The part of an RNA shown here (large-subunit ribosomal RNA, domain VI) has 246 nucleotides and comes from a metagenome. It matches the Rfam family "Bacterial large subunit ribosomal RNA". The RNAcentral record of the full RNA draws on SILVA. The prediction has a mean pLDDT of 88.

Context: one part of a larger RNA
RNA sequence: CGUUAGUAAAUUGCGUGGACAUGACCUUAGUACGAGAGGACCGGGUCGUAUGUACCGCUGGUGUAUCUGUUGUGCCGCCAGGUGCAGUGCAGAGUAGCUAUGUACAGCCAGGAUAAGCGCUGAAAGCAUCUAAGCGCGAAACCUUCCACAAGAUGAGUUUACUUUUAAGGGUCGUCAGAGACGAUGACGUUGAUAGGCUGCAGGUGUAAAGGUGGUAACAUCAAAGCCGAGCAGUACUAAUUACUC
Numbered sequence: 001c002g003u004u005a006g007u008a009a010a011u012u013g014c015g016u017g018g019a020c021a022u023g024a025c026c027u028u029a030g031u032a033c034g035a036g037a038g039g040a041c042c043g044g045g046u047c048g049u050a051u052g053u054a055c056c057g058c059u060g061g062u063g064u065a066u067c068u069g070u071u072g073u074g075c076c077g078c079c080a081g082g083u084g085c086a087g088u089g090c091a092g093a094g095u096a097g098c099u100a101u102g103u104a105c106a107g108c109c110a111g112g113a114u115a116a117g118c119g120c121u122g123a124a125a126g127c128a129u130c131u132a133a134g135c136g137c138g139a140a141a142c143c144u145u146c147c148a149c150a151a152g153a154u155g156a157g158u159u160u161a162c163u164u165u166u167a168a169g170g171g172u173c174g175u176c177a178g179a180g181a182c183g184a185u186g187a188c189g190u191u192g193a194u195a196g197g198c199u200g201c202a203g204g205u206g207u208a209a210a211g212g213u214g215g216u217a218a219c220a221u222c223a224a225a226g227c228c229g230a231g232c233a234g235u236a237c238u239a240a241u242u243a244c245u246c
Base pairs, nucleotide, nucleotide: 001152005163006162007161008160009159010158011157015149016148017147018146021049022048023047024046025045026044027043033038051106052105053104054103055102059100060099061098062097066093067092068091069090070089071086072085073084074083075082076081110144111143112142117137118136119135120134169246170245171244172243173189174188175187176186177185194239195238196237197235198234199233200232201231203228204227205226211222212221213220214219
């Protein structure tokens, strides 16, 4: 821009893409078959492998947010306590998020029409013949069934609701994240929990400083402390004002 008033939703499915894997074991049954050796079809069940999708409760990884220990050196006048730099200085842990090697699930079943093939009936050709007329079975392939998208399907479909002069409905702007290169998408904008702050909690680290007590001292203890808290709640303290525009 179109779909022939403009919007907001919900749908049908022309069509498109994806998926479709496979093994072992138990049983049927040491049965059928076979002199024996050996050894099934069909059917029932169990457990896997690889692959795919989703997720982070578990097991782990990462985690230059965070906490702790510690070396060298500079600085804060000194001590104590901190802080800068040294690949995050190094090392030990680690929430959220993201993740696999972790967890969950999946392929099924079934139908239609068939291929090779196997047949029934059956003439041409008094026989025979699956074929010439007619009828049937038959594969991971084909069409459905399963999953996702899908009316620019210009063949532009269908349904519902709203508005038509105070338009309905959008956008700009602002606070943002289950979104994200930018657009876009989604949440919210005081009739407000959208983000920050604050409070509390889950959780992380591992017991802060100062002081007291014990010890000659190192150190121990008062102390599950202190610090953090990307997560979860609560709370309008701060910012989402006003307005413009199609």